[in-house]
Context: one part of a larger RNA
RNA sequence: GGACGAACGCUGACGGCGCGCUUCACACAUGCAAGUCGAGCGAUGGCGCCGGUUUUCGGAUCGGUGUGCAGAGCGGCGGACGGGUGAGUAACACGUGAGUAACCUGCCCUGGGCGUGGGGAUAACCCUGGGAAACCGGGGCUAAUACCGGAUGGCCCUUCCUGCUCGCAUGAGUGGGUGGGGAAAGGGGCACCUUCGUGAGGGGGUGUUCCGGCUUGGGAGGGGCUCGCGGCCCAUCAGCUUGUUGGUGCGGUGAGGGCGUACCAAGGCGAUGACGGGUAGCCGGCCUGAGAGGGUGAUCGGCCACACUGGGACUGAGACACGGCCCAGACUCCUACGGGAGGCAGCAGUGGGGAAUUUUGCGCAAUGGGCGAAAGCCUGACGCAGCGACGCCGUGUGGGGGAGGACGGCCUUCGGGUUGUAAACCUCUUUCGGCCCUGACGAAUGUGACGGUAGGGGCUAAAGAAGCGCCGGCUAACUACGUGCCAGCAGCCGCGGUAAUACGUAGGGCGCGAGCGUUGUCC
Numbered sequence: 001g002g003a004c005g006a007a008c009g010c011u012g013a014c015g016g017c018g019c020g021c022u023u024c025a026c027a028c029a030u031g032c033a034a035g036u037c038g039a040g041c042g043a044u045g046g047c048g049c050c051g052g053u054u055u056u057c058g059g060a061u062c063g064g065u066g067u068g069c070a071g072a073g074c075g076g077c078g079g080a081c082g083g084g085u086g087a088g089u090a091a092c093a094c095g096u097g098a099g100u101a102a103c104c105u106g107c108c109c110u111g112g113g114c115g116u117g118g119g120g121a122u123a124a125c126c127c128u129g130g131g132a133a134a135c136c137g138g139g140g141c142u143a144a145u146a147c148c149g150g151a152u153g154g155c156c157c158u159u160c161c162u163g164c165u166c167g168c169a170u171g172a173g174u175g176g177g178u179g180g181g182g183a184a185a186g187g188g189g190c191a192c193c194u195u196c197g198u199g200a201g202g203g204g205g206u207g208u209u210c211c212g213g214c215u216u217g218g219g220a221g222g223g224g225c226u227c228g229c230g231g232c233c234c235a236u237c238a239g240c241u242u243g244u245u246g247g248u249g250c251g252g253u254g255a256g257g258g259c260g261u262a263c264c265a266a267g268g269c270g271a272u273g274a275c276g277g278g279u280a281g282c283c284g285g286c287c288u289g290a291g292a293g294g295g296u297g298a299u300c301g302g303c304c305a306c307a308c309u310g311g312g313a314c315u316g317a318g319a320c321a322c323g324g325c326c327c328a329g330a331c332u333c334c335u336a337c338g339g340g341a342g343g344c345a346g347c348a349g350u351g352g353g354g355a356a357u358u359u360u361g362c363g364c365a366a367u368g369g370g371c372g373a374a375a376g377c378c379u380g381a382c383g384c385a386g387c388g389a390c391g392c393c394g395u396g397u398g399g400g401g402g403a404g405g406a407c408g409g410c411c412u413u414c415g416g417g418u419u420g421u422a423a424a425c426c427u428c429u430u431u432c433g434g435c436c437c438u439g440a441c442g443a444a445u446g447u448g449a450c451g452g453u454a455g456g457g458g459c460u461a462a463a464g465a466a467g468c469g470c471c472g473g474c475u476a477a478c479u480a481c482g483u484g485c486c487a488g489c490a491g492c493c494g495c496g497g498u499a500a501u502a503c504g505u506a507g508g509g510c511g512c513g514a515g516c517g518u519u520g521u522c523c
Base pairs, nucleotide, nucleotide: 001523002522003521004520006519007518008517009516010515013395014394015393016392017391018390019388020387021353026351027350028349030348031347032346035077036076037075040074041073044070045069046067047066048065049064050063051062052061053060054059084306085305086304094230095229096228097227098226099225100224103223104222105221108219109218110217111216112215113214114213116150118148119147125140126139127138128137129136130135155182156181157180158179160177161176162175163174164173165172166171186211187210188209189208190207191206192205193204194203195202196201232278233277234276239269240268241267244266245265246264247263248262249261250260251259281303282302283301284300285296286295287294288293308329309328310327311326312325331342332341333340334339359385361384362383363382367381368379369378370377371376398428399427400426401425408419409418410417411416432464433460434459435458436457437456438455442450467512468511469510470509471508472493473492474491478507479506480505481504482503488495489494
């Protein structure tokens, strides 16, 4: 000198764009942050309609029927994304390059084939029991794109036999024969026909179309696993290791593997730093530097890890799962003392810690995500607004004229010098601000939180808007008074003991300017 997620002191006009718990991965009141589908299913309610009964002519009630409405239940998809944090981790965690002939992949795209005929249940509901509650049990009824097994199999898997092509080995790909195994689900619209009902309407069939279902190949995107190389400190850590190193069998997994297990062998690693200890998420980047390098890993992006602490699996294409489950523990809460409930490192917010870090805001209008055929619903992701000179950038606090160089202040050799064109005064302008009017882009065709915002027009009056540090040398800027080794200053050298350019005040000056200084950290 540069830089900062800064803090502190003094000061503080406006705007744009960013950024904002670096400390206790401390504890959390309250609200919200993941739902959705009635075009999978049965029932219920609301509403409309039809029929019956009744009627005080308002309606009531029973049965049926429709439905674009409602919430609970069964079922499906999503809750593994998105959002947070950096505790742990020195590791194939990350970066980079490669391998997988050892692998998986829901939704999506694309190609082939298929969707046949059955069965038994169970929520909801009704009856009933237990419990303060959370909830739990018994009996009875019912549906499905829920569940189960059967058929079909040109497709897939697989046993054995046999060929071709290829590969770095195990082997891979592709034919033929043979035996074994493996599927499915329906729903909506339209047209026509038919049938049932007194009616509102319903059922069935055929055709067509849309959304789905099953199986299989390819793709895209996503992931698992493996390897080469690379990036911290301590040798005042020198030896470490028994599933340890390798083999065989078996198991396990989507998959190779000592991943697990039994047996066998006795190996494996290490000064090219094993093992141990300390510290730490890694990277793209960011800061600095001419570079080499040094430092760093906030915001944004990629990867990883974690979700009160520890452990575990279930479901699923995917989790060992932040707002799922189970167990244990600590803590908090409720309780009728028998037993239960909870997990902000989501967004806001509270207490605490700290030098220190924000609103319990608005909106789904946009972008993106989940579900849905769609309308749409949900979305503290996101888009915005609020607070904070925390940072960067931009703008203003006026421009021109104005000397008898006024008054005042300060200094003075008492002549004057300086503040100083500075002010007054004359004239001009109106950025920003204030008031009035107008008023967007962002939105496609409907829809705008932001927002009556940005912008535009008019009016107003120089009117409302400057401070901070320093002035001994380094280092740019000097005098007076006060003080008298006192009070004090100070980054280093050093100043102060009676004329202090070094302390304090004033005048003046220098430097930066909505900032200026100080402290901390890095180069």
Overview
A computed fold for a 523-nucleotide part of an RNA from Actinopolyspora xinjiangensis, annotated as small-subunit ribosomal RNA, 5' domain. Its Rfam family is "Bacterial small subunit ribosomal RNA". Lineage of the source: Bacteria > Bacillati > Actinopolysporales > Actinopolysporaceae > Actinopolyspora. The prediction has a mean pLDDT of 87.